This is a predicted structure of an 81-nucleotide RNA (c-di-GMP-I riboswitch aptamer) from a Desulfuromonadales bacterium.
[in-house]
RNA sequence: UCCCGACAAUGCCAACCCUUCUGUGAAGGGGGGAGCGGAAAGCGACGGGUCUUUGUGAGCAAAGACGGCCGGGCUGCCGAA
Numbered sequence: 001u002c003c004c005g006a007c008a009a010u011g012c013c014a015a016c017c018c019u020u021c022u023g024u025g026a027a028g029g030g031g032g033g034a035g036c037g038g039a040a041a042g043c044g045a046c047g048g049g050u051c052u053u054u055g056u057g058a059g060c061a062a063a064g065a066c067g068g069c070c071g072g073g074c075u076g077c078c079g080a081a
Stems, first nucleotide, its partner, number of pairs: 004079002012038002016033007036068001042074002046071003049066007
């Protein structure tokens, strides 16, 4: 240093709840709390997946959402075995 990941240390994030704003919607942003959880739950839609809207008789197509669904990519804190 890499792999790895502890009932370790230090901080961090936030499922969910309240509130407010944006969006037709999925969903997202701000504020407050946090007892689901997380070692990448940091970043980014490349592949798959799920969801929304529109079109379509349907298959499907287009435009979107989700990085806390999985894979892969980039970056990164700590250091017992």

RNAcentral holds the sequence, with entries from Ribocentre. Of the family's consensus pairs, 95% are formed in the model. Its mean pLDDT, the model's own confidence on a scale to 100, is 86. Rfam family: c-di-GMP-I riboswitch aptamer. Gene Ontology term of the family: cyclic-di-GMP binding.